[in-house]
A computed fold for an 86-nucleotide RNA from Peribacillus huizhouensis, annotated as c-di-GMP-I riboswitch aptamer. Its Rfam family is "c-di-GMP-I riboswitch aptamer". Gene Ontology term of the family: cyclic-di-GMP binding. The coordinates come from a structure-prediction model, not an experiment, and the mean pLDDT is 84. The sequence was found by an Rfam model in a public genome assembly.
């Protein structure tokens, strides 16, 4: 350098849920809380995928239906990176 993840140390993140803010919704921030995580770091108009459906289009209207320029990195693939038993 690579490879691998201890029932090792040091530190680290935090689902559901619950309250509050925001938001059209997904969803997001904050506080409690701990399912889990060795990349649960990074990035989302220029790898793949997954919500949602406000303008908008279709519709005589309402239903509905396309509809991303609105999210998701704790979904897989990139990319960077702590420690050290082997």
């Nucleotide at each position: 350098g690579a490879a691998u993840g201890a029932u090792a140390a040091a530190g680290g993140c935090a689902a559901a849920u619950u309250c509050a803010u925001u938001g059209a919704a997904a969803g997001a921030u904050g506080a409690a809380a701990a399912c889990g995580c060795a990349a649960a770091a990074c990035g989302a108009u220029a790898g793949g995928g997954a919500c949602u459906a406000a303008a908008a289009u279709c519709g005589g209207a309402a239903a509905g239906a396309u509809a991303a320029u609105g999210u998701c990195a704790g979904c897989c693939a990139g990319u960077u990176a702590c420690c050290g038993a082997u």